[in-house]
Context: one part of a larger RNA
RNA sequence: GCCUGCGAGUCAGUGGUAUGUGGCAAGGUUAACCCGUGUGGGGAAGCCGUAGCGAAAGCGAGUCCUAAUUGGGCGUCGAGUCGCAUGCUCUGGACCCGAAGCGGAGUGAUCUAUCCAUGGCCAGGGUGAAGCGAGGGUAAGACCUCGUGGAGGCCCGAACUCACUUAGGUUGAAAACUGAGGAGAUGAGCUGUGGAUAGGGGUGAAAGGCCAAUCAAACUUCGUAAUAGCUGGUUCUCCCCGAAAUGCAUAUUGGUGCAGCGUUGCGUGUUUCUUCCCGGAGGUAGAGCACUGGAUGGUCUAGGGGGCCUAAAAGCUUACCGAAAUCAGCCAAACUCCGAAUGCCGGCAAGUGAGAGCGCAGCAGUGAGACUGUGGGGGAUAAGCUUCACAGUCGAGAGGGAAACAGCCCAGAUCAUCAGCUAAGGCCCCUAAGCGAUAACUAAGUGGAAAAGGAUGUGGAGUUGCGGAGACAACCAGGAGGUUGGCUUGGAAGCAGCCACCCUUGAAAGAGUGCGUAAUAGCUCACUGGUCAAGUGAUUCUGCGCCGACAAUUCAGCGGGGCUCAAGUUAUCCGCCGAAGCUAUGGCAUUUACACGAGUAACCGUAAGGUUGUGUAGAUGGGUAGGGGAGCGUCGUGUGCGCGAUGAAGCGGCGGGGCAACCCAGCCGUGGAGAGCACACGAGUGAGAAUGCAGGC
Repeated sequence: GCCUGCGAGUCAGUGGUAUGUGGCAAGGUUAACCCGUGUGGGGAAGCCGUAGCGAAAGCGAGUCCUAAUUGGGCGUCGAGUCGCAUGCUCUGGACCCGAAGCGGAGUGAUCUAUCCAUGGCCAGGGUGAAGCGAGGGUAAGACCUCGUGGAGGCCCGAACUCACUUAGGUUGAAAACUGAGGAGAUGAGCUGUGGAUAGGGGUGAAAGGCCAAUCAAACUUCGUAAUAGCUGGUUCUCCCCGAAAUGCAUAUUGGUGCAGCGUUGCGUGUUUCUUCCCGGAGGUAGAGCACUGGAUGGUCUAGGGGGCCUAAAAGCUUACCGAAAUCAGCCAAACUCCGAAUGCCGGCAAGUGAGAGCGCAGCAGUGAGACUGUGGGGGAUAAGCUUCACAGUCGAGAGGGAAACAGCCCAGAUCAUCAGCUAAGGCCCCUAAGCGAUAACUAAGUGGAAAAGGAUGUGGAGUUGCGGAGACAACCAGGAGGUUGGCUUGGAAGCAGCCACCCUUGAAAGAGUGCGUAAUAGCUCACUGGUCAAGUGAUUCUGCGCCGACAAUUCAGCGGGGCUCAAGUUAUCCGCCGAAGCUAUGGCAUUUACACGAGUAACCGUAAGGUUGUGUAGAUGGGUAGGGGAGCGUCGUGUGCGCGAUGAAGCGGCGGGGCAACCCAGCCGUGGAGAGCACACGAGUGAGAAUGCAGGC
């Protein structure tokens, strides 16, 4: 890992409550217990109901409050009670498995820690303390030398003990080892045997170490099915409806209570909802500046500063500051002289009848939401960010489109069909359907990512200058004189700089547009004439393009191929494709309405009638949590029938699942392991999941 089996809402209580059903009914009913033993007979204590109100005395269809109510509160208008079944609930282990832990009583020191008693062990080599002897030395010593001697938590190094490094091993040879090195090795040494200390206790040269592969409190067992607002799991089918992720509160935020939203039953019967119309309240969007504030410029001006003047006061003045006033133009969530659209409230009438509304009762689940659009707050007008409001989708929603893609667009899947029409989106090929039509645009593969900014790209619409009295461009020619204007300067002559910018001749020519020189010179422009010949400049708005444009393995920012009078873009038009949408035909189910059945199909009811059934017509049938309904199957019991097991092919049921013949022994009969049908009743009643449990492979 697979297979097989086992594996989770149970039981108790004369508990509570609701529904269904049955007995009796103003009553209903026993409990313990006793006798019998089949579930029968007894047993009236008690309980519930029949009357309430008041704290109570108490009164009583009333009573309490009060001095008293014409008032107010609670009552009075009769249905209960005892069984059975089911839903939920309470108390219990209470759907199942799961802690770490807490307490009691015991078992452990054959591992290990320390200690006690008694034994054992330490090859070999080195060093050479004290002491002693001899000699020297001294007044005597001290002291020196040589020898002897054999001390030491001394040295080197096996056994022995340890475990510092590294390699291997890491489903190992081994639940701590092996190899190669390493440390101690007469000592606080190592070790055998026997003994002592026990769990909030021991022991500890102290690491929270060790106390039998277990230690920040051992192990075993009991309390014990501890508790778990937590995680996981919770077993057959079909049918109908179908949520929530919000508010308030919470030692509360991953829990819970009430409300909101779901479902079922009963009641009500259009009350609900939607649309038109009518009538309201309001201060948002916008706008505005009349208030409150902010804020720009001008005019005017009180006042202040500066200057002049003055002994002082006063006066004069100003490129300063500037209240108020005034003119013009602005800004505001906490400004408003104004002011919508929606939405909200009320009303009349009509339409729509939706698995609508509202009320009571039973049973829930939810209370982590997500994205998109719109209006806001927070943030950086960041976030697949966060937090509100309104709407949608997902959640719980399949199908088609968006290449792929919960939340986007279209559209809500009862089943069947080798039928049809459409939606979004598409129609060259992949790929169903148009290389569709008309008129334009784009040259950038723009389309098929992007800004400020930049540009004789190109189309359209304007405004305007010049132009056969010849423009624009090109070419030919002129572009002069006073004058080198004055100043400045070493120089300044159109052309470093400052000032001025005149006059003359002329077709025209600046006291000079640029290059240039040390300064001149030189080239050139403005301006003018000629040649040529018909358009040529400026500017505004607008369509489509261009640059700006840099990422890591070729293309890699159309899904691909590929596309240029498009297969791109714009406008208009026709056709087609395209979904589980709609239609067509047929089937099933639910529900509503109507009808049938009548010589009686069944049941209930005295009857009327009702339920089941059949037919027609309409509507409905996505679905998680969850509510409701109808069934299938397993084991067993009772009553009545009654067949011969399993397994393979077959039949019919929406499904869970069901069914007959064929079997074996035997031989015509019978027997058999076992098993079936109908109606009731009762459960150890359905397996794929729980790192489930046991076994097998």
A computed fold for a 697-nucleotide part of an RNA from uncultured Arachnia sp., annotated as large-subunit ribosomal RNA, domain II.